[in-house]
RNA sequence: AGAGCAGUCCAGGUAACCGCCUCGGCGACGGGGAGGAAAGUCCGGGCUCCACAGGGCAGGAUGCCGGGUAACGCCCGGUCGGCGCGAGCCGAAGGAAAGCGCCACAGAAAACAGACAGCCUUCGCGGGGGGCAGCCCCUGGAGGAGGUAACGGUGAAAAGGUAGGGUAAAAGCCUACCGGACACGGUGUGAGCCGUGUGCCUGGCAAGCCCCAUCCGGAGCAAGGUCGAAUAGAGGGGGAUGAGGCGGCCCGCCGACCCCUGGGUCGAUCGCUAGAGAAGCGCCGUAAGGCCCUUCCCAGAUAAAUGGUUACCCACGACAGAACCCGGCUUACGGACUGCUCGCUUA
RNA sequence: GGUCCCAUCGUCUAGUGGCCUAGGACGCCGGGUUCUCAGCCCGGUAACAGGGGUUCAAAUCCCCUUGGGACUGCCA
Repeated sequence: AGAGCAGUCCAGGUAACCGCCUCGGCGACGGGGAGGAAAGUCCGGGCUCCACAGGGCAGGAUGCCGGGUAACGCCCGGUCGGCGCGAGCCGAAGGAAAGCGCCACAGAAAACAGACAGCCUUCGCGGGGGGCAGCCCCUGGAGGAGGUAACGGUGAAAAGGUAGGGUAAAAGCCUACCGGACACGGUGUGAGCCGUGUGCCUGGCAAGCCCCAUCCGGAGCAAGGUCGAAUAGAGGGGGAUGAGGCGGCCCGCCGACCCCUGGGUCGAUCGCUAGAGAAGCGCCGUAAGGCCCUUCCCAGAUAAAUGGUUACCCACGACAGAACCCGGCUUACGGACUGCUCGCUUA
Repeated sequence: GGUCCCAUCGUCUAGUGGCCUAGGACGCCGGGUUCUCAGCCCGGUAACAGGGGUUCAAAUCCCCUUGGGACUGCCA
């Protein structure tokens, strides 16, 4: 200096003046005022109402092991597999001998294996040769019976692979090595790993249906509560033979009101921000994280505030704006720093 | 703010893992027929919103993103 990997941090700053939202104060005035993603609404939880949220079916989600957590599809540590020379990264990673389904084209054959061409044995027929004869030898011929799956080509995938032996030709038929399955032993909390033995060797797809295990009641702050304003308690229908709550269904529980048409209103307030909160020290844990103590208070609007001008400085400022709150994931995006890897050049 | 749905030629659509090199209709372009136009006939044009994954194979199955669309509360 180049290419790359992992992680941490910042998010223009300072001052003056003029504004906006909110809290405190009689007032002067003082305090606070967007984000790492406030975003997508993809997961999880709190909170509120529906019945103190009940049982079953259906449905949905998740899926190696251990741990963390309020919870998770998240995070941490590990296992196995894959990618990369490497630092490292990625993995929806249970089950295909529970059952069903699919595997186009090509190919003989696509899943309880079977046998197209070929190879081999045998039977009789045919052809050729030898011999006096019984008979013997050879076979690019056609056929019958049987053995076999090495070899051939197809395909994404062909019923373990390679080498040697063996055989009429062959085949785990036998042997060695490799891969897998099963059993046993050791080890680890576990996923798993290591070793020995047995020729046991019977595809793939479950992000197809499904099976197994675990979890999930529904709706959402426009939830929901209170006060006020307005109005005709107008018309119609259903209901203790059970309306409705209850949302896919059944049971069970509660249970007297419920639905439609038409009309009125378009206000205020609570919920609303002190919280799984922030900062710092210590202890435990490899880590995620947990526990104790101290200090601090840090937006809360409702047509919706967080802005403008000037001066100075620098690296000249990207993506982007809270709307009940929080933990994650994903996506968008500027810059700085740290550690590490692999080449190159120079000393 | 919340909940839900959709995306295939210029337009409307078919497709539900393989015969998709994606079919049809209208449109557009060229040619023919006609004296000319329309109509008719023949030929052509043109699409799976973007990215990643599963699979031998993806418009189709799964995930993320982008774009578009629909619905709504209170009182009596």